Background:
The RNA shown here (SAM riboswitch aptamer (S box leader)) has 102 nucleotides and comes from Chloroflexi bacterium HGW-Chloroflexi-2. Of the family's consensus pairs, 97% are formed in the model. NCBI's taxonomy places the organism under Bacteria, Bacillati, Chloroflexota. It matches the Rfam family "SAM riboswitch aptamer (S box leader)". Rfam describes the family as follows. The SAM riboswitch is found upstream of a number of genes which code for proteins involved in methionine or cysteine biosynthesis in Gram-positive bacteria.
[in-house]
């Protein structure tokens, strides 16, 4: 590495290096030189696990800190159109996070 449970409508800033990209992938659609990603410094936000105090607090350990996981990508019922495959709603795949186990 692949597997298993659980959760993804909330929430989270500033300065510096650096300089062209990123939002997983594919098609949208955003965001970016009024600086992308990446790294530092210091702040913040709470998802799980772990101790300890008590029913919400502290430590630590990962995570996180544009837009609903940004929307779809596969299926199904419904409603709309039969000049079109578009809206809701539901389960699914992937994909992230965290514990666990081999």
């Nucleotide at each position: 590495u692949a597997c298993u449970c659980a959760u993804c409508a909330a929430g989270a800033g500033a300065g510096g290096u650096u300089g062209a990209g990123g939002g997983a992938c594919c098609g949208g659609c955003c965001c970016a030189a009024a600086g992308a990603a990446a790294c530092c410094u210091c702040g913040g936000c709470a998802a799980c696990c772990u101790g300890g105090a008590a029913u919400u607090u502290c430590a630590g350990g990962u995570g996180c800190c544009a837009a609903u996981u940004c929307c779809g990508g596969c299926a199904g019922a419904g409603c709309a159109a039969g000049g079109u495959a578009g809206c809701u709603c539901u389960g699914g795949a992937a994909g992230a996070u965290g514990a666990g186990a081999u």